[in-house]
């Protein structure tokens, strides 16, 4: 003073909130897809589109259809 494991504890997991559960990260884990261009790339611009979840169940918002 560095690495690693392994507890606690905290974050994430393409738009909000709450339960349960996975997973995956310790300054990292995350950052969606389709085409067209530049790049030669695992990426950057532009356009267009889906979807409130990682997964369940629930509110809220939004849409789409009947009713009163």
């Nucleotide at each position: 003073g560095u690495g690693a494991g392994g507890g606690u504890c905290g974050g994430c997991g393409a738009u909000g909130g709450g339960g349960c559960u996975c997973g995956c990260c310790g300054c990292a884990a995350c950052c969606g897809c389709a085409c067209u261009c530049c790049a030669a790339a695992u990426g950057g611009c532009g356009u267009g589109c889906u979807g409130a979840u990682g997964g369940c169940c629930u509110c809220u918002a939004c849409g789409u259809g009947g009713u009163a």
Molecule: Fluoride riboswitch aptamer (crcB RNA motif)
Organism: Streptacidiphilus sp. 4-A2